[in-house]
RNA sequence: CCAGUCGGCCGGGCAGCCGCGCUUUACCAAUGUCGAAAGACGGUAGGGUGAGGAAAGUCCGGGCUCCACGGAAACACGGUGCCGGAUAACGUCCGGCGAGGGCGACCUCAGGGAAAGUGCCACAGAAAGCAGACCGCCCCGUUUAGCGGGGUCAGGGUGAAAGGGUGGGGUAAGAGCCCACCGCGGUCCUGGCGACAGGAACGGCAUGGUAAACCCCACCGGGAGCAAGACCGAAUAGGGAUGACACGGGUGCCGCUUGCGGCACUACAGCCUGUUUCCGGGCCAGUCAUCCGGGUGGGUUGCGAGAGGCGGUGCGCAAGCAUCGUCCCAGAUGAAUGGCUGCCACGUUCCGGGCAACCGGAGCCAUACAGAACCCGGCUUACAGGCCGACUGGUCUU
Numbered sequence: 001c002c003a004g005u006c007g008g009c010c011g012g013g014c015a016g017c018c019g020c021g022c023u024u025u026a027c028c029a030a031u032g033u034c035g036a037a038a039g040a041c042g043g044u045a046g047g048g049u050g051a052g053g054a055a056a057g058u059c060c061g062g063g064c065u066c067c068a069c070g071g072a073a074a075c076a077c078g079g080u081g082c083c084g085g086a087u088a089a090c091g092u093c094c095g096g097c098g099a100g101g102g103c104g105a106c107c108u109c110a111g112g113g114a115a116a117g118u119g120c121c122a123c124a125g126a127a128a129g130c131a132g133a134c135c136g137c138c139c140c141g142u143u144u145a146g147c148g149g150g151g152u153c154a155g156g157g158u159g160a161a162a163g164g165g166u167g168g169g170g171u172a173a174g175a176g177c178c179c180a181c182c183g184c185g186g187u188c189c190u191g192g193c194g195a196c197a198g199g200a201a202c203g204g205c206a207u208g209g210u211a212a213a214c215c216c217c218a219c220c221g222g223g224a225g226c227a228a229g230a231c232c233g234a235a236u237a238g239g240g241a242u243g244a245c246a247c248g249g250g251u252g253c254c255g256c257u258u259g260c261g262g263c264a265c266u267a268c269a270g271c272c273u274g275u276u277u278c279c280g281g282g283c284c285a286g287u288c289a290u291c292c293g294g295g296u297g298g299g300u301u302g303c304g305a306g307a308g309g310c311g312g313u314g315c316g317c318a319a320g321c322a323u324c325g326u327c328c329c330a331g332a333u334g335a336a337u338g339g340c341u342g343c344c345a346c347g348u349u350c351c352g353g354g355c356a357a358c359c360g361g362a363g364c365c366a367u368a369c370a371g372a373a374c375c376c377g378g379c380u381u382a383c384a385g386g387c388c389g390a391c392u393g394g395u396c397u398u
Base pairs, nucleotide, nucleotide: 001394002393003392004391005390006389007388008387009386010385012344013343014342015341016340017339018338020050021049022048023047024046025045026044027043028042032041033040034039052369056380057379059378060377061376062375063374064225065224066223067222077221078220079219080218081217082096083095084094085093086092097111098109099108100107101106112216113215117214118213119210120209121208134156135155136152137151138150139149140148141147142146164182165181166180167179168178169177183205184203185202187200188199189198190197191196229301230300231299232298239292240291241290242289243288244287245286248268249266250265251264252263253262254261255260256259270283271282272281273280308327309326310325311324312323313322314321315320347364348363349362350361351360352359353358
C1' cells in the first nucleotide's frame, strides 16, 4: 500500500437575532381573573434546564398498580432446551464444549431425547423399513443369440437417503463370511465443576433419516395493564330519603285496624288532535322543593433520586461485582425541545497549478435514520457521513 475480520465511539461546531415547554428569583397587581366546585392562572426583568443511539417495532424479561386466589401437588395449555457463570429477571450477556464454513483473523448453529410409542419419507427407482434381484455376475435345468429355477448386494443404474469405509484373504460368484486399519457401540481407566476430551481391552456392526411432526424428559409460567390505579367532583338524565300539594276506575299480591292502606301492572273512563261520527295518533301510571349517594365531562395525582450518570480503587479471562468520591440530568397532554442569518468543518461539481499525494479559487447542499409520553434491562430493525483501536492474508522496502 492492497484485500479483509472484530470491537468501540461520534452523528454537525461557533456566534447573532426571534420564539417555545418546565422550573426558579425579585418587583408589580387586585381579599383580582376563570370555574358550580375541585382547582388553575397574570405583567415586567433576570437565572437554570430541555430528546435518541436507536426515543422506533412493542418481540422477550422485570419494577410498579389493580383484580382473582386458604396451602400444596397433579393434569391441561404456553414457553425454554450443550456446559459453567453473570443478573432483579430473561428467549439477554460472558467464558467454554461440540458440529459446520473460511488459507487466516474469525463467523454460523431451536445444539436435550430417534434401542418408550405413533406418524411421515414426494419424484425417480426392482426395492424407502420386520429390506430389496431391474441390469450384471455365478450355478443348475431345458435346448440354444433364448426361456425357467436358484444363489449373490461386490459392480451398474435411481434417489436427499439403498442396512459401515479402504485394502487383503476367501468363494461357483459373492457377502464382516474371515483379517488389518479407520469409523461405530456399550464397558473400564485418566483429565476436567461440567459439556466433553484422551486412552485401553472387548463387540462383527446391531438402533437409516425426521422431534421449528405428534410425543418423552427437565426447568419456568395466575390475569390485565399508566386508557393501571388513587383523589376532588358539575349541568342534564336516572336512583334513594323526607316534606308539601294533587289523586276517577280495573286486575293481581301483601298487611292488618275488615274496609282501609301499601306495592306492581293496566290506557277502561278522561284530556288533546285530524272541522263532526266511525276509525286512528298522542298525553295522563304524579308534580314541586330540599337533602343523600354513584357514574360521565372537567381537574389533581400517579410523574421521575433511579436495578441512575461520571471518575477512581480492588476482585474477576470476561459478562460483572464490591467500595469510595462526585453530579442531579426533559416531564409535555394537541402535546415544548424550533426558525432565520453569517462563518467554519464535512460532502460534492467546475476551474487553475502539480508526475502524484495535494494546494488555491468559485458554486451547490445544509445534512442520514428518526421525535420522549409510567420506568428500567435486553433483542430486532432503520441510519448520510466520519473517527479510533486490535488483528489476519498478500505485496514492496529495510

The RNA shown here (Bacterial RNase P class A) has 398 nucleotides and comes from Gillisella taibaishanensis. RNAcentral holds the sequence, with entries from ENA. A source record names the gene rnpB. The source organism's lineage runs through Bacteria, Alphaproteobacteria, Hyphomicrobiales, Rhizobiaceae and Gillisella.